About this RNA
Bacterial RNase P class A from a Chromatiaceae bacterium, 371 nucleotides, folded computationally.
RNA sequence: GGAGUCGGCCAGACGAUCGCGGUCGCCGCAAGGCGAUGGAGGAAAGUCCGGGCUCCGCAGGGCAAGAGGCCAGGUAACGCCUGGGCGGCGCGAGCCGACGGAAAGUGCAACAGAAAGUAAACCGCCGAUGGCAUCAGGUUCGCCCUGACGCCAGGUAAGGGUGAAAUGGUGCGGUAAGAGCGCACCGCGUCUGCGGUAACGUGGAUGGCACGGCAAACCCCCUCUGGAGCAAGACCAAAUAGGGAGGCACGCCUUCGGGCAGCCUGCGGCCCGCAGGUGUCUCCGGGUAGGUCGCACGAGGCGCCCGGUGACGGGCGUCCCAGAUGAAUGAUCGUCCUCGACAGAACCCGGCUUAUCGGCCGACUCCAUUU
Numbered sequence: 001g002g003a004g005u006c007g008g009c010c011a012g013a014c015g016a017u018c019g020c021g022g023u024c025g026c027c028g029c030a031a032g033g034c035g036a037u038g039g040a041g042g043a044a045a046g047u048c049c050g051g052g053c054u055c056c057g058c059a060g061g062g063c064a065a066g067a068g069g070c071c072a073g074g075u076a077a078c079g080c081c082u083g084g085g086c087g088g089c090g091c092g093a094g095c096c097g098a099c100g101g102a103a104a105g106u107g108c109a110a111c112a113g114a115a116a117g118u119a120a121a122c123c124g125c126c127g128a129u130g131g132c133a134u135c136a137g138g139u140u141c142g143c144c145c146u147g148a149c150g151c152c153a154g155g156u157a158a159g160g161g162u163g164a165a166a167u168g169g170u171g172c173g174g175u176a177a178g179a180g181c182g183c184a185c186c187g188c189g190u191c192u193g194c195g196g197u198a199a200c201g202u203g204g205a206u207g208g209c210a211c212g213g214c215a216a217a218c219c220c221c222c223u224c225u226g227g228a229g230c231a232a233g234a235c236c237a238a239a240u241a242g243g244g245a246g247g248c249a250c251g252c253c254u255u256c257g258g259g260c261a262g263c264c265u266g267c268g269g270c271c272c273g274c275a276g277g278u279g280u281c282u283c284c285g286g287g288u289a290g291g292u293c294g295c296a297c298g299a300g301g302c303g304c305c306c307g308g309u310g311a312c313g314g315g316c317g318u319c320c321c322a323g324a325u326g327a328a329u330g331a332u333c334g335u336c337c338u339c340g341a342c343a344g345a346a347c348c349c350g351g352c353u354u355a356u357c358g359g360c361c362g363a364c365u366c367c368a369u370u371u
Base pairs, nucleotide, nucleotide: 001367002366003365004364005363006362007361008360009359010358012336013335014334015333016332017331018330020039022037023036024035025034026033027032041342045353046352048351049350050349051348052347053229054228055227056226065225066224067223068222069221070084071083072082073081074080085099086097087096088095089094100220101219105218106217107214108213122160123159124156125155126154129153130152131151132150134148135147136146137145138144168186169185170184171183172182173181187209188207189206190205191204192203193202194201195200233293234292235291236290243284244283245282246281247280248279251260252259253258262278263277264276265275266274267273300319301318302317303316304315305314306313307312337340
């Protein structure tokens, strides 16, 4: 100098004016006014996990259903995080992994292929053994013996071919050709020593290989899980109607259903008529509108120290940092620059995932060059 890996941070800056809603102080009977102060994010998003909080349910146990799944630790908890193991990728810093069980059982594998799991042989190789035919030699002249070549039965699973995958791999021996048939190493199973909390690692002995793949197929094993969600839920509480209690009032008839009278209202007034209505007052309680709380002090931020490899934990000091409910967090102007991405809280918190212009800092790796 170039190429990269990991972690952390910022998210146009400054000023002026106006506006919006929160809190506090003062003034005001009130409406409101004045002043001060703070007002979105790293993801506020998706709502995918986990927890707090609230209401409902719940003796205990089991079944079902769902989720998780190498080991240890962290945490309020987690499917998250940290450290480690194993496997894969990268020269490396590092990155990625649903990573329990396939000798409990059931099942699946299109096409191709001989064969897809108790077996199988298309090409090829062999044809030792048995049979047939031909030739040569031998002969005790008997298809009796020996050899060569061909064919068949048969042997084989080295090699080729099919497939995502083919019944341990490589090599040597062995054989008619082959084959764990024998041996060495590797892999695998069983037993076992040592190291490690463990996952696991590393030795020894032994077995000739039985036990192919798929569990993100059913399933088996282990662990976890009650339901609904701030429109949860709690409190205050008007008018109207209805419920309960008490006081006062309550003419006549009745077959107990009601009818008549009286009173009130309307038809402009009055009479008749018609239509409609009809106890009154006080208190209590539930609920609606409306209001208040929940609701912003919290598994809180920052700094320092201590413990730990780390996630994280402990101690001390310091700070208060949006809280709306038709729902605020904005607009204009000026100056400057590298010309500014994704995006807007709604009960809260811890994660994960997704979106995102650009820039800064730290640690580390590889390559080249100079000294």
Annotation
The prediction has a mean pLDDT of 77. Its Rfam family is "Bacterial RNase P class A". It is annotated as a ribozyme. NCBI's taxonomy places the organism under Bacteria, Pseudomonadati, Pseudomonadota, Gammaproteobacteria, Chromatiaceae.